[in-house]
RNA sequence: GACGAAAAAGGCAAACCAGGAGUGAUCCUGGGACGCAAAGCCACGAAUCUCAAAAGAGAGAGAGAUUGUCGGGCUGCUGUGG
Repeated sequence: GACGAAAAAGGCAAACCAGGAGUGAUCCUGGGACGCAAAGCCACGAAUCUCAAAAGAGAGAGAGAUUGUCGGGCUGCUGUGG
């Protein structure tokens, strides 16, 4: 440097519940653990989702959400196995 079997230390926290924010996707706080070796960080590319102007009933200018959907970039714990 590459890799990711097993274990340990430490870490994160899905669904759901309560309170709050938002038109909404969704987010924040607390509880809670399905899982995670990057489930750490970055909306950069793709994907999905939401709102949505004019004519008006299906179109999408534009504005957003998701990194726990995939890829990419940066950083990082452990290792007794190969």
c-di-GMP-I-GGC riboswitch aptamer from a Candidatus Bipolaricaulota bacterium, 82 nucleotides, folded computationally.